[in-house]
RNA sequence: GGACCCGUAGUUCAACGGAUAGAAUAGGAGUUUCCUAAACUCUUGAUCCGGGUUCGAUUCCCGGCGGGGCCA
Numbered sequence: 001g002g003a004c005c006c007g008u009a010g011u012u013c014a015a016c017g018g019a020u021a022g023a024a025u026a027g028g029a030g031u032u033u034c035c036u037a038a039a040c041u042c043u044u045g046a047u048c049c050g051g052g053u054u055c056g057a058u059u060c061c062c063g064g065c066g067g068g069g070c071c072a
Stems, first nucleotide, its partner, number of pairs: 001071002004068004010025004018055001027043005048064005
């Protein structure tokens, strides 16, 4: 330099173009326990950035930025 894949809660992952963007785990509170742990209940928290298409974009297109391996 070239082609490709990926980017969503703190972390690991979901989400036919139409839901209030979900789950597990972590964090906070509570119940239980002599205390802790475990268990159970409640709760906080996210779409990498900028444009475009569309009635509607996490999803499709373009350009950036970042990560990964491949070729040279």